[in-house]
Context: one part of a larger RNA
Molecule: large-subunit ribosomal RNA, domain II
Organism: Sphingobacterium sp. SGL-16
RNA sequence: GCCUACGAGUUACUCUUUACUGGCAAGGUUAAGUGAUUCAGUCACGUAGCCGCAGCGAAAGCGAGUCUGAAUAGGGCGCAGAGUCAGUAGAGGUAGACGCGAAACCUUGUGAUCUACCCUUGGGCAGGUUGAAGGUUGGGUAACACCAACUGGAGGACCGAACCGAUAAACGUUGAAAAGUUUCCGGAUGACCUGAGGGUAGGGGUGAAAGGCCAAUCAAACUGGGAAAUAGCUCGUACUCCCCGAAAUGUUUUUAGGAACAGCGUCGAUAUAUAGUCUUAUAGAGGUAGAGCUACCGAUUGGGUGCGGGGGAGUCAAAUCCUACCAAAUCCAGACGAACUCCGAAUGCUAUAAGAUAUGAUCGGCAGUGAGGCUUUGGGUGCUAAGGUCCAAGGCCGAGAGGGAAAGAACCCAGACCAUCAGCUAAGGUCCCCAAAUGUAGUCUAAGUUGAACUAACGAGGUCCGGUUGCCCAGACAGCUAGGAUGUUGGCUUGGAAGCAGCCAUUCAUUUAAAGAGUGCGUAACAGCUCACUAGUCGAGCGACCGGGCGUGGAUAAUAAACGGGCAUCAAGAUUACUACCGAAGCUAUGGAUUACAUCAUACGAUGUACUGGUAGGGGAGCAUUCUAUCGUCGGUGAAGCACUAUGGUGAUGUAGUGUGGAGAUUAUAGAAAAGCAAAUGUAGGC
Repeated sequence: GCCUACGAGUUACUCUUUACUGGCAAGGUUAAGUGAUUCAGUCACGUAGCCGCAGCGAAAGCGAGUCUGAAUAGGGCGCAGAGUCAGUAGAGGUAGACGCGAAACCUUGUGAUCUACCCUUGGGCAGGUUGAAGGUUGGGUAACACCAACUGGAGGACCGAACCGAUAAACGUUGAAAAGUUUCCGGAUGACCUGAGGGUAGGGGUGAAAGGCCAAUCAAACUGGGAAAUAGCUCGUACUCCCCGAAAUGUUUUUAGGAACAGCGUCGAUAUAUAGUCUUAUAGAGGUAGAGCUACCGAUUGGGUGCGGGGGAGUCAAAUCCUACCAAAUCCAGACGAACUCCGAAUGCUAUAAGAUAUGAUCGGCAGUGAGGCUUUGGGUGCUAAGGUCCAAGGCCGAGAGGGAAAGAACCCAGACCAUCAGCUAAGGUCCCCAAAUGUAGUCUAAGUUGAACUAACGAGGUCCGGUUGCCCAGACAGCUAGGAUGUUGGCUUGGAAGCAGCCAUUCAUUUAAAGAGUGCGUAACAGCUCACUAGUCGAGCGACCGGGCGUGGAUAAUAAACGGGCAUCAAGAUUACUACCGAAGCUAUGGAUUACAUCAUACGAUGUACUGGUAGGGGAGCAUUCUAUCGUCGGUGAAGCACUAUGGUGAUGUAGUGUGGAGAUUAUAGAAAAGCAAAUGUAGGC
């Protein structure tokens, strides 16, 4: 992992409540017990008790009323007749209460054969090295001290086996081993190692102390019991079909992943008679969007006028005067505001009327939900960041399949009762992958831009279109040929300044076809080159500016790896218009089914219309298993079981046949349940 078997809403209660069925009914009913009996799932008696028939008040008490109150007022709670006893079902309560699951707590005991420490009594430590004290002899001293040699054999001394340990690495890691192996390594006469016997026990021991160790178990051992502890938590919870179908919100919560009440679902009942929803019309309240501000409050730019102030002058003071300063108020123009408003929509809300539709309300049974998410729009917060967060109004997912977007919970289209080798469409598409146009009429793009993620400021004689304007056969624009002069080296400045360092300016005037007191280069200054400007040549368009379309650079991320791919250039790209076609579980067609309502029908049922996605959840109808009762039936001419085949039913499943098997099985109608397995790291067995 698979198969088989087992495996979870049960049972009790003179408890509570609701519905249905039945008996009796202003009443209903017995309990214990007693008697009878065919000895039972029986019958009769038994009225103790319980519920109901009357309430109100704290109570005395009064009573269809009563309490409050001074009240005969008002108000509160009542009255104007339905209960009760059984059965069944849905829930709740008390019990282990749908099943499994803690870590823990308490209590009775069992453990020191492992290990920690201690006590008693034994055992063990190859070999080699070093050479303390002391001693002896000699030297030495007044005597010591001291020196040398020899002797001696100390030490938590040295090296290193046994023994004890465990430094580093590798291997091992479903191991040879629930801690090992190999090589290296530490101690190895000591606080050493070790045998045997004994002691200390669980909030206790023992600990050269690591919360270590106390039998592979230790921040409180193990075993039995309380005990099915508790678990607002996790997981699991078993056949079918049909109808409806949520919530992830509000308030409160030692509350936030739980709960109570409300909201939203479902089922039943009831009443009103239209109360719900939508559309149209009419009448309203309102201060949002917008707009406005010389209509207030606040903020605000420029200008005019300039209260007041600063600065200056005025011989000190003052009067007074001046001002490229600041500036109140006011005027002109401009413009801002969630907590500004002289104004002011749309939508929404309220009311009335008409129409359409079929909801809505109340009471009762049973819930689930109370983590929501994305997207569009209006906002707060944040960075006008977030697949962020908090509200509001829609949609969708949640609980929604189908088609499109290559692939995708939410985007676009569209809501799946079933069947069909029928048709039409939606979004989206029509060269091939791939169903349908290599469609028609135009224009643009040359970048493979593009062909379905996104890309800026800024830059550029890319190219197309439009507009404004200038020059032009009296010859434009570009090129080429030629000129480009004189007063004058203008004046000033300067060492110099001559068109060209700088300053000044009626930057003039003359000759001219034209030529600046000079557009650049250049010189120390000149010189020189060039331009503006002019003529000739040439012969038809040439410039400037503005706007728009498509493209271009800007453009940087790790595979060529972001058209889905092939691939595509008068496109299979972009844009405009048009036609055809494809395309879904949409719509239609044909047949069939469920449910609801209506009509017909005694009934069975028939016809018509509408409906039939669905998680949590509510309701309804059934299938199967085991046992029981009753009436039956089948069976050695072959029961159950098993296997295969055929067939009925929407389905759970039923029936028949054949083979095997070899003795019981069971229809129908009821009743009762140890009543249905894929999951619980489920339990046991097998493989």